[in-house]
RNA sequence: AGCCGGACAGGCGGCUGCGCCUCACGGCGAGGAAAGUCCGGACUCCGAAGGGCAGGAUGCUGGGUAACGCCCAGGCGUGGUGACACGCGGACAGUGCCACAGAAAACAGACCGCUCCGCCGAUGAGGCGGGGUAAGGGUGCAACGGUGGUGUAAGAGACCACCAGCGUCCCGGGUGACCGGGAUGGCUCGGUAAACCCCAUCCGGAGCAAGGCCAAGCAGGGGCAGGGUGGCCCGCCCGUCACGCCCCAGGUGGGCCGCUCGAGGCGCCGGGUAACCGGCGCCCCAGAGAGAUGGUCGCCACCCGGUGCCCGGGUAACCGGCCCGGGAACAGAAUCCGGCUUAUCGGCCGGCUCCU
Numbered sequence: 001a002g003c004c005g006g007a008c009a010g011g012c013g014g015c016u017g018c019g020c021c022u023c024a025c026g027g028c029g030a031g032g033a034a035a036g037u038c039c040g041g042a043c044u045c046c047g048a049a050g051g052g053c054a055g056g057a058u059g060c061u062g063g064g065u066a067a068c069g070c071c072c073a074g075g076c077g078u079g080g081u082g083a084c085a086c087g088c089g090g091a092c093a094g095u096g097c098c099a100c101a102g103a104a105a106a107c108a109g110a111c112c113g114c115u116c117c118g119c120c121g122a123u124g125a126g127g128c129g130g131g132g133u134a135a136g137g138g139u140g141c142a143a144c145g146g147u148g149g150u151g152u153a154a155g156a157g158a159c160c161a162c163c164a165g166c167g168u169c170c171c172g173g174g175u176g177a178c179c180g181g182g183a184u185g186g187c188u189c190g191g192u193a194a195a196c197c198c199c200a201u202c203c204g205g206a207g208c209a210a211g212g213c214c215a216a217g218c219a220g221g222g223g224c225a226g227g228g229u230g231g232c233c234c235g236c237c238c239g240u241c242a243c244g245c246c247c248c249a250g251g252u253g254g255g256c257c258g259c260u261c262g263a264g265g266c267g268c269c270g271g272g273u274a275a276c277c278g279g280c281g282c283c284c285c286a287g288a289g290a291g292a293u294g295g296u297c298g299c300c301a302c303c304c305g306g307u308g309c310c311c312g313g314g315u316a317a318c319c320g321g322c323c324c325g326g327g328a329a330c331a332g333a334a335u336c337c338g339g340c341u342u343a344u345c346g347g348c349c350g351g352c353u354c355c356u
Base pairs, nucleotide, nucleotide: 001353002352003351004350005349006348008346010300011299012298013297014296015295016294018029019028020027021026031330035341036340038339039338040337041336042335043207044206045205046204050234051233052232055203056202057201058200059199060074061073062072063071064070075088076087077086078085079084089198090197094196095195096192097191098190111137112136113133114132115131116130117129118128119127120126145163146162147161148160149159150158164188166185167184168183169182170181171180172179173178211257212256213255214254220248221247222246223245224244227241228240229239230238264283265282266281267280268279269278270277271276302327303326304325305324306323308322310321311320312319313318
């Protein structure tokens, strides 16, 4: 000068408030993100199980997990001197698209140039017409392999050698992605799938205003199908029942449960490279009413500024102390849990890289 990871989220005291539990004494009382509600699950109801169409999501390999679009380890590619970061199925199954520039953008393509022939001109310079050419220039993110040679009028995988890359086969290593080596073939094949699509795997729906119980209160009327209804569809086995759905009118809008002990936290030991898993011990940590967890003062600690100049160090710039002033973030539970993402004043700890 950088790269990666982890942890914290001021402390103590006084005064004064709030919520839940308890007869009382007393105990407990926001976060790393409680947030966004973007994924995944638990739980509850829709009666249960299976199959299919459509739709959606994911996408290198192996592992972890209740599960995941998360995490760990590995592989390959790209960038970086490096620590490291980022990305990831298939473009020879088919279809579509490829702006601008450029002559031409996918069954390639003659703008400049090069070259051959004919004509004009004077046999030169130059011009016109016809043909060849992708080696050179130019445009572009991208122009249909690279270097050297043979060849030719000039050229060209037209041919040859080597290299790169692609396909097929074989051998070796690895659980695998893949890696190393060899043989062979046509001489070379563009990009895009967060375009359609193909392949593989997964996914039933709604959500704690789920759902259940109690109390109080009221008035019924109309419509749809005839065996109905419960599913997007199918068939089977069923459940339930004179019910099921819709509309209008009327009543209530109170209480309790769900409800917070959980894939829980901390410590030690063991297994594993790790994510993570197992064993033992200890601990209990908000749970509500539209919603408490606050306010203020003092001291200490932290950061920033000073045109204060009292003290110490230094030749000095300056550094440290003292004093004065200011700052101290983002935010805030509402069924719970695992992730991701985003916001965040400040300082702290650990590992590593490069330069001197």